[in-house]
RNA sequence: CGGAGUAUAGCUCAGUCUGGUAGAGCACAGCCUUCGGGAGGCUGGGGUCGGAGGUUCGAAUCCUCUUGCUCCGACCA
Numbered sequence: 001c002g003g004a005g006u007a008u009a010g011c012u013c014a015g016u017c018u019g020g021u022a023g024a025g026c027a028c029a030g031c032c033u034u035c036g037g038g039a040g041g042c043u044g045g046g047g048u049c050g051g052a053g054g055u056u057c058g059a060a061u062c063c064u065c066u067u068g069c070u071c072c073g074a075c076c077a
Stems, first nucleotide, its partner, number of pairs: 001073007010026004020057001028044005050066005
């Protein structure tokens, strides 16, 4: 320098192909159960999707640019 992959809740990830209310598990808070609980059950809070712009009635999803990380290749020696 070229190519590919990846970025979504505190953590691990799904959702993108086919645009239509942002989700799951774990964690966290409250309550119930319990002699008491770290075990079991119920409820709840928390992200507007790496950043910017565009298309659209509507974008995590499509397009452009860009940033971080990972991998492959090329170049130099």